[in-house]
Context: one part of a larger RNA
RNA sequence: CGCACAUGGUGGAUGCCUAGGCAGUAAGAGGCGAUGAAGGACGUAGUAGUUUGCGAUAAGCCUCGGUGAGCUGACAAACAAGCUUUGACCCGAGGAUUUCCGAAUGGGGAAACCCACUCUGCUUGCAGAGUAUCUUGCACUGAAUACAUAGGUGUAAGAAGCGAACCCGGUGAACUGAAACAUCUAAGUAACCGGAGGAAAAGAAAUCAACCGAGAUUCCCUUAGUAGCGGCGAGCGAACGGGGACCAGCCCAGUUACCAUCAAUCUAAUGACCCUAGUGGAAUGAUCUGGAAAGUUCAACCAUAGGAGGUGAUAGUCCUGUACACGAAAGGUGAUUUAGAGGAGUAACAAAGAGUAAGACGGGGCACGUGAAACCUUGUCUGAACAUGGGGGGACCAUCCUCCAAGGCUAAAUACUACUUACUGACCGAUAGUGAACUAGUACCGUGAGGGAAAGGCGAAAAGAACCCCGGUUAGGGGAGUGAAAUAGAACCUGAAACCGUGUGCGU
Numbered sequence: 001c002g003c004a005c006a007u008g009g010u011g012g013a014u015g016c017c018u019a020g021g022c023a024g025u026a027a028g029a030g031g032c033g034a035u036g037a038a039g040g041a042c043g044u045a046g047u048a049g050u051u052u053g054c055g056a057u058a059a060g061c062c063u064c065g066g067u068g069a070g071c072u073g074a075c076a077a078a079c080a081a082g083c084u085u086u087g088a089c090c091c092g093a094g095g096a097u098u099u100c101c102g103a104a105u106g107g108g109g110a111a112a113c114c115c116a117c118u119c120u121g122c123u124u125g126c127a128g129a130g131u132a133u134c135u136u137g138c139a140c141u142g143a144a145u146a147c148a149u150a151g152g153u154g155u156a157a158g159a160a161g162c163g164a165a166c167c168c169g170g171u172g173a174a175c176u177g178a179a180a181c182a183u184c185u186a187a188g189u190a191a192c193c194g195g196a197g198g199a200a201a202a203g204a205a206a207u208c209a210a211c212c213g214a215g216a217u218u219c220c221c222u223u224a225g226u227a228g229c230g231g232c233g234a235g236c237g238a239a240c241g242g243g244g245a246c247c248a249g250c251c252c253a254g255u256u257a258c259c260a261u262c263a264a265u266c267u268a269a270u271g272a273c274c275c276u277a278g279u280g281g282a283a284u285g286a287u288c289u290g291g292a293a294a295g296u297u298c299a300a301c302c303a304u305a306g307g308a309g310g311u312g313a314u315a316g317u318c319c320u321g322u323a324c325a326c327g328a329a330a331g332g333u334g335a336u337u338u339a340g341a342g343g344a345g346u347a348a349c350a351a352a353g354a355g356u357a358a359g360a361c362g363g364g365g366c367a368c369g370u371g372a373a374a375c376c377u378u379g380u381c382u383g384a385a386c387a388u389g390g391g392g393g394g395a396c397c398a399u400c401c402u403c404c405a406a407g408g409c410u411a412a413a414u415a416c417u418a419c420u421u422a423c424u425g426a427c428c429g430a431u432a433g434u435g436a437a438c439u440a441g442u443a444c445c446g447u448g449a450g451g452g453a454a455a456g457g458c459g460a461a462a463a464g465a466a467c468c469c470c471g472g473u474u475a476g477g478g479g480a481g482u483g484a485a486a487u488a489g490a491a492c493c494u495g496a497a498a499c500c501g502u503g504u505g506c507g508u
Stems, first nucleotide, its partner, number of pairs: 001507009015493001016457002020428002022425007029417002031162002039101003042055003046079001049075003061095006070083003106115003116131007133159009166197001167195005177184001181231001207214002218245005228236002249409003252353001254349005265341005274332003278326003284299003288295001300317002302306001308320003358382008368394001389404005444451002464492001467479004
């Protein structure tokens, strides 16, 4: 040095586990904000830090309910000092307080800071209140310029800012594909801006159809990758019709008559059910093994409860619970009912939306790229008719059919989930699953926008090793002790391999 066996170190794979994630289902909720939000800074406990809570009344104050014996949040134990059956702590509802920044709004500002004015009160230097801008209404004033108007001042109301997706509108790319690239595509996507709601948008035919008829809108399946469009390339891509979900229709631009106080709707009361704490809730003992029984064996019981979790191994009958049955002072939701307002309905006559329809030029939208290109829309220029009328039926004309534009409202079926509750998973199980199971958007990096980790497991219970010895009043170790186990000793479950030793044997 090699091989074999044995035994260690290092290392943290594997197995098992879950405190955290992921994806859903069913309900709820779908907003918060000048009564100062979202988000923060700084404080706040007897004791340093982080976190949770809270705000100078500061891990809290008050009231009303629930519960009933312990409590002073967590990491995180101990000490100190206290509270509590005159009901603490905890849970729910409603109030009070709520520093400073932040739309931030008295002015300023390098956010969490600086500096003011007015009024009121008094203890005379403090306390309280107010003072931004814009829009609208009202009042008072008021130029050039006579009346006026602009402007100014005051007052009242409203707005602003934030928020995950969904929705509507405005503006609107490029990479890419076309195997290059320019029309085209990507795509009216991304992004930015404006606006709203719990949904939004659309919506009661100047619609389709085809000589038969249908009868607002929205969504799904199909028609159908069809008809078409297309450097007829890449690609784009309907509709009619059929089947479903859901269904709801109305008003204004007016007179008269009838009917008669009866509709929708609104306002105010009422307040069922439900939600926000909770309450009751059946039924087992022994033997054996073991550190421990829920395991084994024997014999029982309950079940509208054999969902689930925990308990020293695997528990229907030990605990929390579960099925089931109950429960609200306060707040929310709001069916129903009552009262008031409101004005319905029928008939006759009348009326029935003009710089509009349409046209020309230039664009855009329609599956449709100018094409034979209808239809919708409109920047510029023109510019009708009036139901004896007008639009459409994919150039255009006639016949025929069908509808009535240039005013408005409208639930449901549909889309989404930041958030709450319950439940589910041939989803993950610590290099996985969220980036984050742990002081995680932390440490750290970057001027900044931004980027962005690693890191889980002793044991049933700390019973976390008193005491002795070596040692530097170390580190580390050896005894002793605890424990079922300490090769479970805190660098702690299991403990693979690479890598490094020790012992024995053999070989060289």
Predicted 3D model of a 508-nucleotide part of an RNA (large-subunit ribosomal RNA, domain I) from an uncultured Woeseiaceae bacterium. Its mean pLDDT, the model's own confidence on a scale to 100, is 86. It was read from a public genome assembly.